[in-house]
RNA sequence: UACGGCUCCCCCGGAGAGAUUUCCUUCGACCCUCACAGGGAUCGGAUGGAACGCCGAAGGCGCAACCAGCCCGGAAACGCUCAGGCAAAAGGACAGGGGAGGCGGA
Repeated sequence: UACGGCUCCCCCGGAGAGAUUUCCUUCGACCCUCACAGGGAUCGGAUGGAACGCCGAAGGCGCAACCAGCCCGGAAACGCUCAGGCAAAAGGACAGGGGAGGCGGA
């Protein structure tokens, strides 16, 4: 130094599943009112709570082929659904390209 692997950064691709129902609060529309205040069946938005249904690709947990092996170990996109999510956006395992810093290194 080629190369290998780890961490981080940039670009790009990146699936699934209710824009569910209901309640409180609040805001707006609308109505009563000359108007303010106040009140109101209804409609829409936002935060939050509850109920039922669903998804798996942050993270987490479990089984295990397999790898390594003296011992200690590693291990899925499989399973669970605690967490997370169920228009778009965001997030997103993982994949490709580029860069930086350690490590190994014939």

This is a predicted structure of a 106-nucleotide RNA (Glycine riboswitch aptamer) from a Gammaproteobacteria bacterium.
NCBI's taxonomy places the organism under Bacteria, Pseudomonadati, Pseudomonadota, Gammaproteobacteria.
The coordinates come from a structure-prediction model, not an experiment, and the mean pLDDT is 77.
It matches the Rfam family "Glycine riboswitch aptamer". Rfam's curators write: This family represents the bacterial glycine riboswitch.